[in-house]
């Protein structure tokens, strides 16, 4: 140097163009003599920039992070 993969909530992870989703974690109620568990109900996210399209996480372009491969 060259080539592939990944980037979505605090955390691990779904989402092949039409409303962004789980679980765990947090908070708020129930339940208990507390406390865990159990029930309920909630906050909270698309790495940046541009493009394509009526519409883009979702396809295309550059950067940036992180991981592998070759040399």
């Nucleotide at each position: 140097g060259c080539c592939c993969c990944c980037u979505u909530a605090g955390c691990u992870c779904a989402g092949c163009g039409g409303u962004a989703g789980a679980g765990c974690a947090g908070c708020c109620g129930g339940c208990u003599u507390u406390u865990a568990a159990c029930c309920g109900a909630u906050u909270g996210a698309u790495g940046c920039g541009g493009g394509u399209u009526c519409g883009a996480c979702u396809c295309c372009u550059g950067c940036a992070g992180g991981g592998g491969g070759c040399a």

The RNA shown here (transfer RNA) has 71 nucleotides and comes from a Candidatus Dormibacteria bacterium. The coordinates come from a structure-prediction model, not an experiment, and the mean pLDDT is 82. Rfam family: tRNA. Its family is annotated with triplet codon-amino acid adaptor activity in the Gene Ontology. NCBI's taxonomy places the organism under Bacteria, Bacillati, Candidatus Dormiibacterota, Candidatus Dormibacteria.